[in-house]
The RNA shown here (c-di-GMP-I riboswitch aptamer) has 109 nucleotides and comes from a Gammaproteobacteria bacterium. Taxonomically the source falls in Gammaproteobacteria (Bacteria, Pseudomonadati, Pseudomonadota). It matches the Rfam family "c-di-GMP-I riboswitch aptamer". Rfam's curators write: GEMM was predicted in a large-scale screen for bacterial structured RNA regulatory elements.
RNA sequence: GCGUGACAAGGGCAAACCCGCCGAAAGGCGGGGACGCAAAGCUUCCGGUCUAAACGCGCGAACGGCGGAUCCACCCGCAGCGUGCGCGUACGACAGCGGGGUUGCCGAG
Numbered sequence: 001g002c003g004u005g006a007c008a009a010g011g012g013c014a015a016a017c018c019c020g021c022c023g024a025a026a027g028g029c030g031g032g033g034a035c036g037c038a039a040a041g042c043u044u045c046c047g048g049u050c051u052a053a054a055c056g057c058g059c060g061a062a063c064g065g066c067g068g069a070u071c072c073a074c075c076c077g078c079a080g081c082g083u084g085c086g087c088g089u090a091c092g093a094c095a096g097c098g099g100g101g102u103u104g105c106c107g108a109g
Base pairs, nucleotide, nucleotide: 005106012037013036017032018031019030020029021028022027035096041102042101043100045099046098047097048094049093050092055088056087057086058085059084062083063082064081065078066077067076068075
């Protein structure tokens, strides 16, 4: 120096959960808190997973509303009327999902 990681030493990080803030959400930031982690330091290059604001498609067996018959109830129609719901889809997110890149403490064997 490279590989490697011990009942070593000095330490480091911080899951869930709680509080505050940001965000449509996934999630992020700060404080508390420790499940764990030898890179659980950094980095979205590859795969994967999560969310769906915006966008697209649809739903009248979603509600209101509008129109028709026929004045009312029932019935029929309208998705270029409003709200709502469903599906698709990152330009969003996850580095504590895996791989890659990169930097690094210690020194037993």